The RNA shown here (c-di-GMP-I-GGC riboswitch aptamer) has 91 nucleotides and comes from Aquibacillus kalidii.
It was read from a public genome assembly, where an Rfam model found it.
Model confidence (mean pLDDT): 85 of 100.
Taxonomically the source falls in Aquibacillus (Bacteria, Bacillota, Bacilli, Caryophanales).
Of the family's consensus pairs, 91% are formed in the model.
[in-house]
RNA sequence: UAUGCUAAAGGCAAACUAUUUGAAAAAAUAGGACGCAAAGCUAGGGGUCUAAGGUUGAUUUAUAUUGACUAGGAUAGCCCGGUUUCCAUAG
Repeated sequence: UAUGCUAAAGGCAAACUAUUUGAAAAAAUAGGACGCAAAGCUAGGGGUCUAAGGUUGAUUUAUAUUGACUAGGAUAGCCCGGUUUCCAUAG
């Protein structure tokens, strides 16, 4: 530097449950393990999710109701990229 079969020492923790935060998506803590060679960190690119706020349409006497669009929100356990790293094997 590359690779991830075989081990060894370890590590992380899906779904679900409880509590909390949030408009929501979702996140945090505790329990719990579906799985993971980066399932460590990072939101730069793409994808996906949400729509408080904003724009706009419909309905209504009006308040209201409702649809669509929109990320400064979220997702790294969706993919690519950046970055750090145990062990083993090969050079």